Background: The prediction has a mean pLDDT of 78. Predicted 3D model of RNase P RNA and transfer RNA as a complex of 467 nucleotides. It holds a member of the Rfam family "Bacterial RNase P class A". About the family: Ribonuclease P (RNase P) is a ubiquitous endoribonuclease, found in archaea, bacteria and eukarya as well as chloroplasts and mitochondria. By type it is a ribozyme.
RNA sequence: CGAGUUGGCUGGGCGACCGCGUCGGCACCCGUGAGGAUGCCGCCGAGGAACGUCCGGGCUCCACAGGGCAGGGUGGUUGUCAACGGCAACCCGGGGCGACCCGCGGGAAAGUGCCACAGAGAACAGACCGCCGGCUCCCUUGGGGGCCGGUAAGGGUGAAACGGUGGGGUAAGAGCCCACCAGCACCCCGGGUGACCGGGGUGGCUCGGUAAACCCCACCCGGAGCAAGGCCAAGAGGACCGACCCACGGGAAGGUCUGCGCAGGCGUUCGAGGGCUGCCCGCCCGAGCCUGCGGGUAGGCCGCUAGAGCCUGUCGGCAACGGCAGGCCGAGAUGGAUGGUCGCCAGCCCGCUUCGGCGGGUACAGAACCCGGCGUACAGGCCAACUCGUCCG
RNA sequence: UCCCCCAUAGCUCAAUUGGCAGAGCAGCCGGCUGUUAACCGGCAGGUUUUUGGUUCGAGUCCAAAUGGGGGAGC
Numbered sequence: 001c002g003a004g005u006u007g008g009c010u011g012g013g014c015g016a017c018c019g020c021g022u023c024g025g026c027a028c029c030c031g032u033g034a035g036g037a038u039g040c041c042g043c044c045g046a047g048g049a050a051c052g053u054c055c056g057g058g059c060u061c062c063a064c065a066g067g068g069c070a071g072g073g074u075g076g077u078u079g080u081c082a083a084c085g086g087c088a089a090c091c092c093g094g095g096g097c098g099a100c101c102c103g104c105g106g107g108a109a110a111g112u113g114c115c116a117c118a119g120a121g122a123a124c125a126g127a128c129c130g131c132c133g134g135c136u137c138c139c140u141u142g143g144g145g146g147c148c149g150g151u152a153a154g155g156g157u158g159a160a161a162c163g164g165u166g167g168g169g170u171a172a173g174a175g176c177c178c179a180c181c182a183g184c185a186c187c188c189c190g191g192g193u194g195a196c197c198g199g200g201g202u203g204g205c206u207c208g209g210u211a212a213a214c215c216c217c218a219c220c221c222g223g224a225g226c227a228a229g230g231c232c233a234a235g236a237g238g239a240c241c242g243a244c245c246c247a248c249g250g251g252a253a254g255g256u257c258u259g260c261g262c263a264g265g266c267g268u269u270c271g272a273g274g275g276c277u278g279c280c281c282g283c284c285c286g287a288g289c290c291u292g293c294g295g296g297u298a299g300g301c302c303g304c305u306a307g308a309g310c311c312u313g314u315c316g317g318c319a320a321c322g323g324c325a326g327g328c329c330g331a332g333a334u335g336g337a338u339g340g341u342c343g344c345c346a347g348c349c350c351g352c353u354u355c356g357g358c359g360g361g362u363a364c365a366g367a368a369c370c371c372g373g374c375g376u377a378c379a380g381g382c383c384a385a386c387u388c389g390u391c392c393g
Numbered sequence: 394u395c396c397c398c399c400a401u402a403g404c405u406c407a408a409u410u411g412g413c414a415g416a417g418c419a420g421c422c423g424g425c426u427g428u429u430a431a432c433c434g435g436c437a438g439g440u441u442u443u444u445g446g447u448u449c450g451a452g453u454c455c456a457a458a459u460g461g462g463g464g465a466g467c
Base pairs, nucleotide, nucleotide: 001389002388003387004386005385006384007383008382009381010380012345013344014343015342016341017340018339020045021044023042024041025040026039027038029036030035047364051375052374054373055372056371057370058369059225060224061223062222066281067280068279069278071221072220073219074218075217076090077089078088079087080086091105092103093102094101095100106216107215111214112213113210114209115208128155129154130151131150132149133148134147135146136145137144138143163181164180165179166178167177168176182206184203185202186201187200188199189198190197191196229302230301231300232299237258238257239256240255241254244251245250260294261293262292263291264290265289266288273285274284275283309328310327311326312325313324314323315322316321347362348361349360350359351358352357394465395464396463397462398461399460400459403418404417405416406415412449420436421435422434423433424432442458443457444456445455446454
């Protein structure tokens, strides 16, 4: 210099003016009060993914969560974490010259199923061609036909044909026998926490693939979700009290309690329905529940943001991560704020160009109970480590 | 906030236990007719939404993504 691999950071900057939201302070007004309205000042005001909702937790309620079946999830090992299907390191298999990358990576010697087409035969396999033997017929010798049998060494088909090479053996052959190699099972030794690795011995000679097919094994999983959940107010309808008015028949401001009306069906210890978004048992609550029609309210407060929080330093660990010390406070809306205009500068893209510049645009997106991950989208910019090739020293 | 479903030719839909992706309408060409429609014959048209994986083999199985549709809650 060229080609690459991996990891991390960033997501325009400065200034002026106007505007919006939460909170705090002050002034002033309204209100008996709680509180509310307005103005001024001050602090803060989207993200690395706030996104998808694919996992895991906190929190809240259901009975502190019982037993069984069903169902779902995970799937090498060790660690890490509040937890996880995340992350880290390592093991095994595959790819790359390499840095490095990829893997739903338990079990096919428990059982069942499937393996199209081609092919003779597709799972305790299989005689189509070929090879060999016997009998027989024809041809005069070489040979050919038929029948019966042996044979998986060779050909051919296929993704896959029931170990490979060599030798012995045989009529021809065959783990039939032997040597070496590959693989499997069992045993022993050494290393490692472990997955596993290295070495030795014995055995039968050899066992196809598929579990992202059913299934088996091990481990894990109660359900719902901030519209969770709690408090206050109001309300339709009804009951009671009732100042006051009265023509004694009544009417009625207001107050208290409850929380609506009609129709149909089911049910009230012969137990509907609910907890229990699969079933059974068991336990608990239990007088209402379901459907249709009509009526009413669609307000406020809490939950709500200080947290497995962030930053810096240091220590332990290969790392993920953890311990300690110091410092910091960084949105909380509820029809939903976080915006707009102008000036200067920087990067990039597009168009025009008289090559001086000019004009336009600014990635993905956007809080809604909060966290830890994963995945996906993204204009550009920056940094670090490493690998290969070429040249120079 | 929670949950479910779908994607195949231009349109509407099929495809059995994973085994050669098809039908109707539309399109094009030819025939019939004086002409058009209807009718008859033929032809073309597909990265099965995308990417990766399992498998000998994927529309079908698995994972992720993209787009679209639907449902529940005083």